About this RNA
Predicted 3D model of a 97-nucleotide RNA (c-di-GMP-I-GGC riboswitch aptamer) from a Gemmatimonadaceae bacterium. Of the family's consensus pairs, 91% are formed in the model. It was read from a public genome assembly, where an Rfam model found it. NCBI's taxonomy places the organism under Bacteria, Gemmatimonadota, Gemmatimonadia, Gemmatimonadales, Gemmatimonadaceae. Model confidence (mean pLDDT): 88 of 100.
RNA sequence: GGCGAUAAGGGCAAAACCGGCGAAAGCCGGUGACGCAAAGCUACGAGGCUACCGCAGCGGUGCACGCACCGACGCCAUGCCAGUCGAGCUGCCGAAC
Numbered sequence: 001g002g003c004g005a006u007a008a009g010g011g012c013a014a015a016a017c018c019g020g021c022g023a024a025a026g027c028c029g030g031u032g033a034c035g036c037a038a039a040g041c042u043a044c045g046a047g048g049c050u051a052c053c054g055c056a057g058c059g060g061u062g063c064a065c066g067c068a069c070c071g072a073c074g075c076c077a078u079g080c081c082a083g084u085c086g087a088g089c090u091g092c093c094g095a096a097c
Stems, first nucleotide, its partner, number of pairs: 002097001003094002011036002016031006034083001040089003044086003047081003054075002058071006
């Protein structure tokens, strides 16, 4: 240095529930532990999630008749995921090999 124990001391915390933020995905705090040797950090590559706004059409309503409002749907990341994989940066311990 690789590697990774039924080691030691510790660490993180899935789902679910509660509170908060957000349009949502999701995030933060608490409870809680499914798991994790990088489940520490970074959205750089792939991938996934969401769609307030924007774009396109559709339906409805109103009307000054080409606009306004409402509704569901489609597309879209600049939003999100590091506990999907890869990459980069950093890092505790030391049995066996």